Molecule: transfer RNA
Organism: Nocardioidaceae bacterium
RNA sequence: ACCCCUUUGGCCCAACGGAGACGGCACCGGUCUACGAAACCGGGGAUCCAGGUUCGAGUCCUGGAGGGGGUG
Repeated sequence: ACCCCUUUGGCCCAACGGAGACGGCACCGGUCUACGAAACCGGGGAUCCAGGUUCGAGUCCUGGAGGGGGUG
């Protein structure tokens, strides 16, 4: 320099182009307990950025950024 893959809460991970973006762990509150732990109930928090296509984009297209891999 070129090519390929990838990017969703603090971490991991889902979502034929179509309802309010699904869950697990963690975190916070509650029930229980002598107090904790466990268990159960509840809660907050996310689509890397900018455009484009579309009635509708996490998903498709273009450019950029981060990460990983390959070629020379």